Predicted 3D model of an 86-nucleotide RNA (c-di-GMP-I riboswitch aptamer) from Syntrophaceae bacterium UBA6087.
RNA sequence: UCCUUUCCAAGCCAAACCACAGGUAACUGUGGGACGGAAAGCCUAGGGUCCGUGCGUAUUAUUGCUCGGACAGCCGGGUUGCCUCC
Numbered sequence: 001u002c003c004u005u006u007c008c009a010a011g012c013c014a015a016a017c018c019a020c021a022g023g024u025a026a027c028u029g030u031g032g033g034a035c036g037g038a039a040a041g042c043c044u045a046g047g048g049u050c051c052g053u054g055c056g057u058a059u060u061a062u063u064g065c066u067c068g069g070a071c072a073g074c075c076g077g078g079u080u081g082c083c084u085c086c
Base pairs, nucleotide, nucleotide: 012037013036017032018031019030020029021028022027035073041079042078043077044076046075047074048071049070050069051068052067054065055064056063
């Protein structure tokens, strides 16, 4: 220096839920809070999921299409990167 990577140590992020604010909604922001995370850092909406309008199917709860949105902590792609025994 490169590869791999368990334990430990130090630090980092923060699900559900709650409060406030925004949004028709999905959901988002801030604070609290920790289920988890080794890229749960950053970028990307390709696949997927979800929400709303409209149309059709269907006949009261499904399903397809269109348009507009949401999710990067669902999968994939790009890029950068901390500690570290053997």
Description: The sequence was found by an Rfam model in a public genome assembly. The coordinates come from a structure-prediction model, not an experiment, and the mean pLDDT is 79.